A computed fold for a 166-nucleotide RNA from uncultured Ruminococcus sp., annotated as Lysine riboswitch aptamer. Its mean pLDDT, the model's own confidence on a scale to 100, is 77. Of the family's consensus pairs, 100% are formed in the model.
RNA sequence: AGAUAGAGGUUGCAUGACUCAUCAGUAUUUUACCGGAUGCUUCGGGAGCAGGGGAAGGUGAAAGAAAGGGAAUCGUGCCGAAAGGAUGCAGUGCCGCAGACUGUAUUCUUGGGCAUAUGGUGAAGAAUCAUAUGACUGUCAUCAAAGUGGAUGGAGCGCUAUCUGA
Repeated sequence: AGAUAGAGGUUGCAUGACUCAUCAGUAUUUUACCGGAUGCUUCGGGAGCAGGGGAAGGUGAAAGAAAGGGAAUCGUGCCGAAAGGAUGCAGUGCCGCAGACUGUAUUCUUGGGCAUAUGGUGAAGAAUCAUAUGACUGUCAUCAAAGUGGAUGGAGCGCUAUCUGA
C1' cells in the first nucleotide's frame, strides 16, 4: 500500500408489509336560512371553468375521509450504515422569472444514540432537520495507574483481526 472479515446498539442506520392511534368530527358533500358579487387551480399574469336560475363568507342539521408524519410486530439490506447543506441538470394540472416537491451528478459537514434551548418543516406537547450545550457510549493517541478502570484530546478516507506485496 492492497485484499478479506468484523465491532460500536438490544432504542445502531435505512427500507417494505400489516395493525393501531392521531390527523378530525378537519377537508369535502347534501340541505335550510343569512349575505349580495365574486370564487377556483402555491404566487402573479394569461387562459379555462363556476356564478343574480345567487359567488365568496357565516350559522344550524345530516353524512363524513385521505395523504404525509408516529408506535408495536414481522421481514429485507447494511455499519457513511445514513442524514443534512450548496450548486448544476431533468421532471411535476395551460404558460411562466419565482416557490414547493421528486430524481440525479459534483462538492462540504456529521463516530453513535439521548436530553435541553433556539429556529425551520409539521395539525401537533409526536417526529424530523440545523446550531449550541450537557452527560453517556464505542474507538485511537498521550499521561497516570498496575485487579477494577482514571484524566485530556482527535475523528469513520477512522479502528480491530488475518493474508499479500514493498